RNAcentral holds the sequence, with entries from MGnify. Glycine riboswitch aptamer from uncultured Yoonia sp., 79 nucleotides, folded computationally.
């Protein structure tokens, strides 16, 4: 620095109609920011330009649970 496994891990409608025995699929309208993504102030640099945040956006992704899930902690294997 990049992979695993483990435990922790927020935020936002389990709205409303249709479909269906139920799952599940679709529309609509209101939200979330912490997968990615993009934009950009500061700040850095080799100063054309480029890197970049927990900041902005919300394509995406989510808004009972499941899942997912930035980050933190421990085992760990590879550069």
């Nucleotide at each position: 620095c990049c992979g695993a496994c483990c435990g922790g891990g927020a935020g936002a409608g389990u709205c409303c109609g249709g479909u269906u025995u139920g799952g599940u699929c679709u529309g609509g309208c209101g939200c979330c920011g912490a997968a990615g993504g993009a934009g950009c102030a500061a700040c850095c640099g080799c100063c054309c330009c480029g890197g970049u945040c927990a900041c902005u956006c919300u394509c995406a992704g989510g808004c009972a649970a499941a899942u997912g899930g930035a980050c933190c902690g421990g085992u760990u294997g590879g550069g």
Taxonomically the source falls in Yoonia (Bacteria, Pseudomonadati, Alphaproteobacteria, Paracoccaceae).